[in-house]
Molecule: c-di-GMP-I riboswitch aptamer
Organism: Chloroflexota bacterium
C1' cells in the first nucleotide's frame, strides 16, 4: 500500500406510518418518524416483481446479479 475480512471507534443512511406535493399508475421529492443497513453511496447492463394510456414506455439499486466510487483497521 492493496485485496480479503468486519471487531472497535469516528460517523452516515433512513423501512413501515404520518403531513404536504407531483404523477394515470406502480411510485417520486419535501418534512416527521425508525424496521433494519457496511456500500441501504451512485449506475437499469442481465434477471425478478410491480404500473400504465401496454409489440413498448414506465418504477422498484432497501428484490438478486453485475458494473463503479468510498470511511475505519482489530483477529
Nucleotide at each position: 500500500c492493496g485485496a480479503g475480512c468486519g471487531a472497535a471507534a469516528c460517523g452516515g443512511c433512513a423501512a413501515a406510518c404520518c403531513c404536504g406535493u407531483c404523477g394515470c399508475g406502480a411510485g417520486g421529492c419535501g418534512g416527521g418518524g425508525a424496521c433494519g443497513c457496511a456500500a441501504a453511496g451512485c449506475c437499469u447492463c442481465c434477471g425478478g416483481a410491480c404500473u400504465c394510456a401496454a409489440a413498448g414506455a414506465g418504477u422498484u439499486a432497501g428484490c438478486g446479479g453485475g458494473g463503479u466510487u468510498a470511511c475505519c483497521g482489530a483477529a